Transfer RNA from a Candidatus Roizmanbacteria bacterium, 71 nucleotides, folded computationally. The prediction has a mean pLDDT of 84. It matches the Rfam family "tRNA". It is annotated as a transfer RNA. Taxonomically the source falls in Candidatus Roizmaniibacteriota (Bacteria, Bacteria candidate phyla). The same sequence occurs in records of 3 taxa.
RNA sequence: GGGCCCGGAGUUAGACGGUACAACGCUGCAUUCGCAUUGCAGAGGAAGGAGUUCAAUUCUCCUCGGGUCCA
Numbered sequence: 001g002g003g004c005c006c007g008g009a010g011u012u013a014g015a016c017g018g019u020a021c022a023a024c025g026c027u028g029c030a031u032u033c034g035c036a037u038u039g040c041a042g043a044g045g046a047a048g049g050a051g052u053u054c055a056a057u058u059c060u061c062c063u064c065g066g067g068u069c070c071a
Stems, first nucleotide, its partner, number of pairs: 001070007010024003018054001026042005047063005
């Protein structure tokens, strides 16, 4: 320098054009003498930009980051 793959909540991860789903973790409340467990509630998200489309996490292009292979 080039080819291919990947990028989503703190972590793991489903869906794949139509409000982004869940588990664990975190916070609060209840339960307890207290802790744990359990139950209920809550906060917290699509790497960045452009294009296509009525509508983009999803499709296309560029950039950035990571992995892998070739030189």